[in-house]
RNA sequence: CACUUAUCAAGAAAGGCAGAGGGUCAUGGCCCUGUGAAGCCUUAGCAACCUCUUCCGCCGGCAGGCGGAAAACUGGUGCUAAUUCCAUCUCAACGAAAGUUGGGACAGAUAAGUC
Numbered sequence: 001c002a003c004u005u006a007u008c009a010a011g012a013a014a015g016g017c018a019g020a021g022g023g024u025c026a027u028g029g030c031c032c033u034g035u036g037a038a039g040c041c042u043u044a045g046c047a048a049c050c051u052c053u054u055c056c057g058c059c060g061g062c063a064g065g066c067g068g069a070a071a072a073c074u075g076g077u078g079c080u081a082a083u084u085c086c087a088u089c090u091c092a093a094c095g096a097a098a099g100u101u102g103g104g105a106c107a108g109a110u111a112a113g114u115c
Stems, first nucleotide, its partner, number of pairs: 002114007013043005021032003026088004044080003049076002053070007084107001089104006
């Protein structure tokens, strides 16, 4: 990089360096930003994907495996403005239309796994 699966309406910020952009890219919108953007570092926090721990059920001759629940004392990640900020493509309902609402797809992010 590619593929598979799961989740994406909740949650959680201070300081230092730095110095103009940022919200992944495109278009349109709407926002954040010299009362300091991106990036880097420190500390703190959130969460519970994997791990660890406890309990329950099932399978197994044992080792152990699978599923569910809880917890946050271990470790690996992740995250800490706005729904993944919103729309774009498609389907349905409603509507005279503009459009509104809902579902899906695409794209993306994160985790676990496979080659």
Model confidence (mean pLDDT): 79 of 100. A computed fold for a 115-nucleotide RNA from a Bacteroidota bacterium, annotated as SAM riboswitch aptamer (S box leader). The organism belongs to Bacteroidota, within Bacteria. It was read from a public genome assembly, where an Rfam model found it.